About this RNA
A computed fold for a 73-nucleotide RNA from a Candidatus Kaiserbacteria bacterium, annotated as transfer RNA. Rfam family: tRNA. Rfam classes the family as a transfer RNA.
C1' cells in the first nucleotide's frame, strides 16, 4: 500500500423492514436494617465519531474523513 469489521449514556451493549433512542452495570434518592453489604422502589444522565447526500422522514441507506481492532502483501 489493500481488504474487511467497530464507533449509540461514566462502563459493557442492544436497537428487527427507515417511523417516540433502550438494557445491565455505575451515579443520585428513597425503603429495609442497631449499623454497612446484600436486596427492593424511583431519578437523572444521549448532537447515536466528523461532515455531506437520499428521504415526509436516518442510530439505521449512500459518499468522504477521523480513530480502534483484525487480515493479506
Nucleotide at each position: 500500500g489493500c481488504c474487511a469489521g467497530c464507533a449509540u449514556a461514566g462502563c459493557u451493549c442492544a436497537g428487527u423492514u427507515g417511523g417516540u433512542a433502550g438494557a445491565g452495570c455505575a451515579a443520585c434518592c428513597g425503603c429495609c436494617u442497631u449499623g454497612u453489604a446484600a436486596g427492593c422502589g424511583g431519578u437523572a444522565g444521549g448532537u447515536c465519531g466528523u461532515c455531506g447526500g437520499u428521504u415526509c422522514g436516518a442510530g439505521u441507506c449512500c459518499g468522504a474523513c477521523u480513530g480502534c481492532u483484525g487480515g493479506c502483501u
Annotation:
Its mean pLDDT, the model's own confidence on a scale to 100, is 81. It was read from a public genome assembly.